[in-house]
RNA sequence: GUGCAGGGGGCUUAGGGUUCCGUUGCCUUGAGAGAGGCAAGUCUGGUCCAAGAAGCGCCACCUGACCGGCAAAUUCCGGCAGGCACACGGCGGGGCAAAAUCCCGGGAGGU
Numbered sequence: 001g002u003g004c005a006g007g008g009g010g011c012u013u014a015g016g017g018u019u020c021c022g023u024u025g026c027c028u029u030g031a032g033a034g035a036g037g038c039a040a041g042u043c044u045g046g047u048c049c050a051a052g053a054a055g056c057g058c059c060a061c062c063u064g065a066c067c068g069g070c071a072a073a074u075u076c077c078g079g080c081a082g083g084c085a086c087a088c089g090g091c092g093g094g095g096c097a098a099a100a101u102c103c104c105g106g107g108a109g110g111u
Base pairs, nucleotide, nucleotide: 007059008058010056011055012054015049016048020046021045022043023040024039025038026037027036028035029034061083062082063081064080066079067078068077069076086106088109092104093103094102
């Protein structure tokens, strides 16, 4: 200087909006209870979306003077123990109703 890699999935959370439910306001109707319509997410909420750089399990993977299958060596399978680090970041676009720390994206770029 150039290039490559940094696994998969689950449950949550920060965060996010407004289809649905609820809530609030107004209107219509009704004797009333109630029913219907419209608006509001600058409505605490439930459903919902949700992290590479948030959390916790699981699987995978790596290591082994260890244990077992096995008398022995290699491979293999199972167990056990350990490891799985680091991580700045737009504009723009996509997107279920919509938005987002979602997706493009550990991308462009930077160090």

Predicted 3D model of a 111-nucleotide RNA (Guanidine-I riboswitch aptamer) from Shimia marina. Lineage of the source: Bacteria > Pseudomonadati > Pseudomonadota > Roseobacteraceae > Shimia. The model forms 96% of the base pairs in the Rfam consensus. The sequence is in RNAcentral, with records from Rfam and Ribocentre. Its Rfam family is "Guanidine-I riboswitch aptamer". Rfam's curators write: This family represents a conserved RNA structure found upstream of the ykkC and yxkD genes in Bacillus subtilis and related genes in other bacteria.